[in-house]
RNA sequence: UGCAAGUCGAACGGUAACAGCAGAGCUUGCUCUGGCUGACGAGUGGCGGACGGGUGCGUAACGCGUAGGAAUCUACCUUUCGGCGGGGGAUAGCCCGGAGAAAUCCGGAUUAAUACCGCAUACGCCCUACGGGGGGAACGAGGCCAAUCCUUGGAAGCUUUGACCGAAAGAUGAGCCUGCGUAAGACUAGCUAGUUGGUGGGGUAAUGGCCUACCAAGGCAACGAUCUUUAGCUGGUCUGAGAGGAUGAUCAGCCACACUGGGACUGAGACACGGCCCAGACUCCUACGGGAGGCAGCAGUGGGGAAUAUUGGACAAUGGGCGCAAGCCUGAUCCAGCAAUACCGCGUGUGUGAAGAAGGCCUCCGGGUUGUAAAGCACUUUCAAUUGUGAAGAGGGGAUAGUUAAUUAAUACUGUCUAUCCUGACGUUAACUUUAGAAGAAGCACCGGCUAAUUCAGUGCCAGCAGCCGCGGUAAUACUGAAGGUGCAAGCGUUAAUCGGAAUUACUGGGCGUAAAGCGCGCGUAGGCGGUUUGGUCAGUCAGAUGUGAAAGCCCCGGGCUCAACCUGGGAACUGCAUUUGAAACUGCCAAACUAGAGUAUGUUAGAGGGAAGUGGAAUUUCUGGUGUAGCGGUGAAACGCGUAGAUAUCAGAAGGAACACCAGUGGCGAAGGCGACUUUCUGGGCUGAUACUGACGCUGAGGUACGAAAGCGUGGGGAGCAAACAGGAUUAGAUACCCUGGUAGUCCACGCCCUAAACGAUGAGAACUAGCUGUUGGAGGCGGGUUUCCGUUUAGUGGUGCAGCUAACGCACUAAGUUGACCGCCUGGGGAGUACGGCCGCAAGGCUAAAACUCAAAUGAAUUGACGGGGGCCCGCACAAGCGGUGGAGCAUGUGGUUUAAUUCGAUGCAACGCGAAGAACCUUACCUACCCUUGACAUCCAGAGAAUCUGUUAGAGAUAGUAGAGUGCCUUCGGGAACUCUGUGACAGGUGCUGCAUGGCUGUCGUCAGCUCGUGUCGUGAGAUGUUGGGUUAAGUCCCGUAACGAGCGCAACCCUUGUCCUUAGUUGCUAGCAGGUUAUGCUGAGAACUCUAAGGAGACUGCCGGUGAUAAACCGGAGGAAGGUGGGGACGACGUCAAGUCAUCAUGGCCCUUACGACCUGGGCUACACACGUGCUACAAUGGCCGGUACAAAGGGCUGCUAACCCGCGAGGGGGCGCCAAUCCCAGAAAACCGGUCGUAGUCCGGAUCGCAGUCUGCAAUUUGACUGCGUGAAGUCGGAAUCGCUAGUAAUCGCGAAUUAGAAUGUCGCGGUGAAUACGUUCCCGGGCCUUGUACACACCGCCCGUCACACCACGGGAGUGGGUUGCAAAAGAAGUGGGUAGACUAACCUUCGGGAGGU
Repeated sequence: UGCAAGUCGAACGGUAACAGCAGAGCUUGCUCUGGCUGACGAGUGGCGGACGGGUGCGUAACGCGUAGGAAUCUACCUUUCGGCGGGGGAUAGCCCGGAGAAAUCCGGAUUAAUACCGCAUACGCCCUACGGGGGGAACGAGGCCAAUCCUUGGAAGCUUUGACCGAAAGAUGAGCCUGCGUAAGACUAGCUAGUUGGUGGGGUAAUGGCCUACCAAGGCAACGAUCUUUAGCUGGUCUGAGAGGAUGAUCAGCCACACUGGGACUGAGACACGGCCCAGACUCCUACGGGAGGCAGCAGUGGGGAAUAUUGGACAAUGGGCGCAAGCCUGAUCCAGCAAUACCGCGUGUGUGAAGAAGGCCUCCGGGUUGUAAAGCACUUUCAAUUGUGAAGAGGGGAUAGUUAAUUAAUACUGUCUAUCCUGACGUUAACUUUAGAAGAAGCACCGGCUAAUUCAGUGCCAGCAGCCGCGGUAAUACUGAAGGUGCAAGCGUUAAUCGGAAUUACUGGGCGUAAAGCGCGCGUAGGCGGUUUGGUCAGUCAGAUGUGAAAGCCCCGGGCUCAACCUGGGAACUGCAUUUGAAACUGCCAAACUAGAGUAUGUUAGAGGGAAGUGGAAUUUCUGGUGUAGCGGUGAAACGCGUAGAUAUCAGAAGGAACACCAGUGGCGAAGGCGACUUUCUGGGCUGAUACUGACGCUGAGGUACGAAAGCGUGGGGAGCAAACAGGAUUAGAUACCCUGGUAGUCCACGCCCUAAACGAUGAGAACUAGCUGUUGGAGGCGGGUUUCCGUUUAGUGGUGCAGCUAACGCACUAAGUUGACCGCCUGGGGAGUACGGCCGCAAGGCUAAAACUCAAAUGAAUUGACGGGGGCCCGCACAAGCGGUGGAGCAUGUGGUUUAAUUCGAUGCAACGCGAAGAACCUUACCUACCCUUGACAUCCAGAGAAUCUGUUAGAGAUAGUAGAGUGCCUUCGGGAACUCUGUGACAGGUGCUGCAUGGCUGUCGUCAGCUCGUGUCGUGAGAUGUUGGGUUAAGUCCCGUAACGAGCGCAACCCUUGUCCUUAGUUGCUAGCAGGUUAUGCUGAGAACUCUAAGGAGACUGCCGGUGAUAAACCGGAGGAAGGUGGGGACGACGUCAAGUCAUCAUGGCCCUUACGACCUGGGCUACACACGUGCUACAAUGGCCGGUACAAAGGGCUGCUAACCCGCGAGGGGGCGCCAAUCCCAGAAAACCGGUCGUAGUCCGGAUCGCAGUCUGCAAUUUGACUGCGUGAAGUCGGAAUCGCUAGUAAUCGCGAAUUAGAAUGUCGCGGUGAAUACGUUCCCGGGCCUUGUACACACCGCCCGUCACACCACGGGAGUGGGUUGCAAAAGAAGUGGGUAGACUAACCUUCGGGAGGU
């Protein structure tokens, strides 16, 4: 902005518009006239606007659902009975005039009706005092003239039909009442004054406090009133096995609402969505005076929002309103449009097709995968496109013609039937058909587990993912992309929501000893539950019948769209409610009884049961007096304290308060808290025996109420000891603590409060049932054994152990946590929090009741395996102790840190890095730095070309390198060429001591040569796991024996191996030499020997074998014999399962990453060797057990051709010359040293010590300056035995002494070996450290280097406080008060009817 409620001219006066007809005027195409006809604006009148359509504000209610009820109304519709006669006065419109911008309004004249008003008629109707009284109407339309009258035709009339009036009934619709059902909160417990009832009256269609007057004082509420919050209810829908839970879109029933609030009018019906009045807010118009409006109708717009459509077509169908009808109206409705929003169906092709194409991705480089997928070949054409045909939805209605029935005077009218014609929004409909061609048509999510489906690349705790667990810190199946795969599919995924799983609010169907959960404990109200028997009743219960439980939906069986979704027919169901007829077991109720539950009486009995009064002794303290003298007291050790003013100690006496030793006991009593000297008194309860009585009197127990340790509070006493607070002394880093010395409240009494505890058996009270054994307390019984006394029996307590059963396990187990039934209380993840607010209680302290926001993904129980403990038991180790010698102090060597530097290459970092990698850095090594230089490269393979290779000079340069001059022409050959080598070139590639030991292999360290670590089968346990492997002994040992729900086995231990110690056999050179012989100054030197030593092969030997003892008749241990050796003879190699993300990418190997004219290669010089400092490991010392000098003696094991090198000569010496011998049991290195003998030094910075420095040399090497080792002479530092601390060692060991070797050209105080001399000590296991086994606790499990608490600092989140401020809801009270309804009063006006004409009735 448009439309959604109009219609009727067959109610009326009429004629504004349109059309027709007739007439008139004339300018022949215009004007005018006529309601004449079709029709009809506005108006009067009737019916309808109370239906249909929308929305869910309000409502916790008779609103809804269901089942009933009685005191009601109902237009239109149906049926029946009766009627429809005769009058009157107005008023819209129209016309005239006026006001106003408009909306609209006013006045005058005139007019009709089915409008309005009387009258007549009253069967039935209403009222009644039963005499009576009251009450109604309207007419319109079509047709016909046979009979009557005028007669063209009509009128009266006849006929047909629709309205109208009164009444009775029906149907439909509506109003009212009742039972039951229908949210949450008790941190809402009392609410109510028309409130509850009665009587009279009023009011309504009708009952009723609905209203009013009076009377009474009621009514509702713990079975939840009142208040607050939220909400339309239902059929149904979603989910669920069901019971339930959630929900109330579409469709259907009911209710409520219509801008917000109030109100009535009209009407059959409304307090009325598209009516009226008032108030308010908002919007619009205005001439500023005043007016208009209500989309929660259909479309549409704005706004809000994550988000929701067209300002469409048609009344063709279905239905509604009006109308006699035609018809008109209908955003109801039917259709179309938009949206994959949902459900259903269909398509996007089908078959064949291996060269397994190309491309992509992956790769172990072989291949695999995408994949028959594609291409190719052969087919099909649904859907879409295209051509044409074309249903059903249509039944009726009208016109014309005919037929027939009723009625009539009638062939009118009206109705039935037949034929023809007409009526479709959808609609280019559905369906069928033509043509062409695989042609036009696949996406989304996911791929770590749950959960179907994996690889690569990128990224590097970043970017990001994430439903939960959790991924990501350089190899991410988890991020991003790709390839592949998986799942759905015209959809897919996300988000939000509901139910399920969730037995996680448990009615079905859970729990409460320790996980959350038994009130601290009694009494007892309401309530719940309740013994035995009989009879009655029938409320519960059960069965049948009837009514109802709307339709739709769900379910079943059919039917229709090609199927389906969908539509449609029938059935079942609707588990409910009501009425009724029966049954009578059980429950209830009524009646009558019973004694087994419960109680009463009576006789015994035990007891720290309770209240009150009195009495007692021991002890502490204080006081008085005596004796007596210097300390007492206290502690781990002390001190404060007390004491010469006489303490402590001791004796006597006195005072006062509190508590009651022994008895005393998993003994007793009590509801619990609790109760302990003795006596008296008052009093409660229990147990037990026998008899009698009552006759279910019982159990539990929401609220309620009594009691309730300790501490605390109030008033008044009391106060010995003890003792918060407090003071002092100690301890300690501190010590507001533990310990000590004091000490006040309090502890005690009386009265009154408080009301909580780990008030615990962490176990509510009561009843019944369910194996035993054993102790103890109180009774009973004396029958049987027996008789001092004990045993069997019974009962009430109180303990232990244990079966079934239960329990998550631990455990409980007749005193249940077992099996049952009844009642109460309590629980529902952790924290926030038993807190805040509110309420109640309290003097206070505080108690009871009791949340939320927010936050976490856990918190918890029981048990298991480890680890740990300033837990326990047993045991071991140079672990401590007992000893010996060192380190830490000095100087030097060496390594490390740090610092420095161009570089001081890198790694190793507690033990388990630091004389470590490095068995040896001047160059090289070398990885670092500087400068120069090369780019297929210093090194490997392949290709092409050229050249032998190679060697010698020389120039420049620091060298690498570059230039130049020469020498040199090799080997094989089938004569083509080939092999090796060198140079040049191209690219594949080389190269990297670059990174990651936290990607790895291998190797190694460490716990630890500690005695452990496991498995199979069996058994136990729900399980993790346990057992075995623990226990008693024993061992170096999980070594062995015994026992044993275990029996066996494996890896470790031990043994087997090497070496050393004794003997034997064999062998006898280079080794040996006893005897024989020879020889030498001397020597196995020679002959000879094979005995010895030795060498190196093989054997023997040692096994707790023998004896005694101990032990358990075992294992084994102790002692002994024999023996070279004795209990593993000594030493070595050998290292279980595992731990330390231990160490190493720089030995090597290797994944990934990185560099490629450099992070690669060559080369020069430098550096790794620096030096305020700190540490580790060593050497040498500080001296007399020694230094120095001289003399004398004895080893082992090694090495040697790039070598060891003899004799001899030279040098003080390092060394040089020399060259024999030796490839080594032959020769050499090679003199062993300490030791022993003699001398000297005489306690000193020395005849100790040797650093440092100077000079002069030797050797190696291309080279000794940075920077080698050694020699000689000179110099002669620190140091006089080392603080705290700390290391090694148990016997041929420590200590001490020298020798050798590997590595090197050279360079050991280091390393690895060798022998010589050669001790001390071990009581023992308390302690330190480490380890093993058993056990215990645990909030630990990256395992005590663990875990974890609080404050503070900063940031953020949530909830509070905060000067205040604004708004809303509600209670009580008051004021003002629109429209309107009812009533009253006053004034005024007035057509119909009556009238005595004055007026009255009535109305406004």
The RNA shown here (small-subunit ribosomal RNA) has 1404 nucleotides and comes from an uncultured prokaryote. The coordinates come from a structure-prediction model, not an experiment, and the mean pLDDT is 84. The RNAcentral record of the sequence draws on ENA.